[in-house]
RNA sequence: AUUUCAUGCAGAGUGGUUGAGGGACGAGCCCUGCGACGCCACGACAACCGGACAAAACACAGUACCGGUGUCAACUCGCUCCUGACUGGCCGUGAAGCCGCAGGGAACAUGAGAU
Repeated sequence: AUUUCAUGCAGAGUGGUUGAGGGACGAGCCCUGCGACGCCACGACAACCGGACAAAACACAGUACCGGUGUCAACUCGCUCCUGACUGGCCGUGAAGCCGCAGGGAACAUGAGAU
C1' cells in the first nucleotide's frame, strides 16, 4: 500500500504546555482566547487480540487480573448514492420537489488476519 472479516445510537477527563484553529474531504451545522489542534503526565472507559481464571455441550455467553491496541463533545455530528413507506411537514387537491422516517450502499475509523 492492497485486501478480508468484525464493530461503529452504550461508555469514559482532569492537570500541565503551547497559542488558533478543530470536527477526514465538500456544502451544512457545531466546538473553540471561559484556550481549539498537537504534545506530556496521571486517570477513566471499553472488551478487539494474546495470557490467566471461571464455565463447557450444539449454539449464545463471563471476570477486567497481566500484556498489545483502541477510545474518552455531538450516533462515524447529520447529509451526499440507491430502495421503500408516508393517514408526517412545506400544502386545500394531484404531480414533482425539498425536509423528515426506515433499510441498504459508499466513504471513513478501530481491531484482528492475509498479500
Molecule: SAM riboswitch aptamer (S box leader)
Organism: Granulicella sp.